[in-house]
Molecule: SAM riboswitch aptamer (S box leader)
Organism: Aquibacillus rhizosphaerae
RNA sequence: AACUUAUCAAGAGAGGUUUAGGGACUGGCCCGAUGAAACCUCAGCAACCAGCUAUUAAAAGCCCGGUGCUAAUUCCAGAAGGUGAAUAUCGCCUAACAGAUAAGAA
Numbered sequence: 001a002a003c004u005u006a007u008c009a010a011g012a013g014a015g016g017u018u019u020a021g022g023g024a025c026u027g028g029c030c031c032g033a034u035g036a037a038a039c040c041u042c043a044g045c046a047a048c049c050a051g052c053u054a055u056u057a058a059a060a061g062c063c064c065g066g067u068g069c070u071a072a073u074u075c076c077a078g079a080a081g082g083u084g085a086a087u088a089u090c091g092c093c094u095a096a097c098a099g100a101u102a103a104g105a106a
Base pairs, nucleotide, nucleotide: 003104004103005102006101007100008099013042014041015040016039017038021031022030023029025078026077027076028075043070044069045068048066049065051062052061053060074098080094081093082092083091084090085089
């Protein structure tokens, strides 16, 4: 890098180092010298895995461990179908694609 399954409308930031980018891609729209991204420290969220509690079992609860996450719905839309307005644009719905994360398998 590719495969399988599940989830993606909720939630949660301070300090330090260092400096110009960042939001996956494309378009838009945003964030950024009142400091982006990255790294470090501490804190927090969540509950996928593990562990613990309870139970016949499951649902459930807890959470010191393994990950993950802490602007905006995965920021919105990207290919297809349906639909409401009333006109060339604005909405809504569905299942996909892509992406992210977890667990697994090879």